[in-house]
Predicted 3D model of a 73-nucleotide RNA (transfer RNA) from Weissella minor. Lineage of the source: Bacteria > Bacillota > Bacilli > Lactobacillales > Weissella.

RNA sequence: UGCUCUGUAGUUCAGUUGGUAGAACGCCGCACUGUUAAUGCGAGGGUCGCUGGUUCGAGUCCAGCUAGAGCAG
Numbered sequence: 001u002g003c004u005c006u007g008u009a010g011u012u013c014a015g016u017u018g019g020u021a022g023a024a025c026g027c028c029g030c031a032c033u034g035u036u037a038a039u040g041c042g043a044g045g046g047u048c049g050c051u052g053g054u055u056c057g058a059g060u061c062c063a064g065c066u067a068g069a070g071c072a073g
Stems, first nucleotide, its partner, number of pairs: 001072007010025004019056001028042004049065005
């Protein structure tokens, strides 16, 4: 320098043909218990790496940038 992949909740990850963003675990509350743990129930937590573009509508499509991993030189 070029190419490929990845970036979504605190963590690990889904998200179909573009149509109002989800799961598990964790945290918090309640129930249960002599207490903790386990178990059950509930709640909270996100402008989807950043900036633009296309579109009635973008996590998804396009361009640029950025961080990480890999390959080539």
The coordinates come from a structure-prediction model, not an experiment, and the mean pLDDT is 82.